[in-house]
RNA sequence: GCCGCCGUAGCUCAGCGGGUAGAGCGCCGGCCUUGUAAGCCGGUGGUCGCGGGUUCAAAUCCCGCCGGCGGCUCCA
Numbered sequence: 001g002c003c004g005c006c007g008u009a010g011c012u013c014a015g016c017g018g019g020u021a022g023a024g025c026g027c028c029g030g031c032c033u034u035g036u037a038a039g040c041c042g043g044u045g046g047u048c049g050c051g052g053g054u055u056c057a058a059a060u061c062c063c064g065c066c067g068g069c070g071g072c073u074c075c076a
Base pairs, nucleotide, nucleotide: 001072002071003070004069005068006067007066010025011024012023013022019056026044027043028042029041030040031039049065050064051063052062053061
């Protein structure tokens, strides 16, 4: 340099045939308990990597860029 995959909540990830952004864990509060843990209930949390385009509408489609991971870089 080229090719492929990935980037979504504090962490691990789903959602990627366009139509309200989700789960588990975590965190906060409550219930239960003599108390703690466990369990149960409720709550909390997002510029969907960045910029632009298409569209009535984009996490999702298209283009560019940034970052991560993997592969390729032959012959003489």